[in-house]
C1' cells in the first nucleotide's frame, strides 16, 4: 500500500406450511384485530447438535521396531478444536394483503485484530 474474509447502509429479488378448533377481550360489527389453551405443520431471523480433519491424552490395552536400561511409530479409547441450504424445532412462522425473511444482486461507505 492493495486485495478476500468480515461489518454498515440503501434499493431490488427472495420459499415453506391450518382463511383449523374452543374461549376471552377490543372492534369499524358477524368484518378486522390482540390473546390463553388444544391439535396438525414449515424452516430460509435468531439459537442448540454433528462428519472428514486436526491438535492432545493414552506405556497396567494391542501390534510392530530397535543398539532391549528404555526408546520410538501406528492402531484401539478418551478429550479439545470442527460446516451446512445437513439435522433438531427451543425460537419464530403457517389464507391474501402487511411485517418478517437465510441468501443473492447494484450502489456507497468501513474493514483495529484475521489471510
Nucleotide at each position: 500500500c492493495g486485495u478476500c474474509a468480515c461489518c454498515u447502509c440503501a434499493c431490488u429479488g427472495g420459499a415453506g406450511a391450518g382463511a383449523g378448533g374452543c374461549g376471552g377481550g377490543c372492534u369499524g360489527c358477524u368484518u378486522g384485530c390482540c390473546u390463553g389453551c388444544c391439535c396438525a405443520c414449515c424452516g430460509a431471523a435468531g439459537g442448540g447438535g454433528c462428519a472428514a480433519g486436526u491438535c492432545g491424552c493414552g506405556g497396567c490395552g494391542c501390534a510392530c521396531c530397535c543398539g532391549c536400561a528404555g526408546g520410538g511409530u501406528g492402531c484401539a479409547g478418551c478429550g479439545g478444536c470442527c460446516a451446512a441450504u445437513c439435522u433438531c424445532u427451543c425460537a419464530g412462522g403457517u389464507a391474501a394483503a402487511g411485517c418478517g425473511g437465510a441468501c443473492a444482486g447494484c450502489g456507497a461507505g468501513g474493514g483495529c485484530a484475521g489471510a
The RNA shown here (Glycine riboswitch aptamer) has 115 nucleotides and comes from Caldimonas thermodepolymerans. Lineage of the source: Bacteria > Pseudomonadati > Pseudomonadota > Sphaerotilaceae > Caldimonas.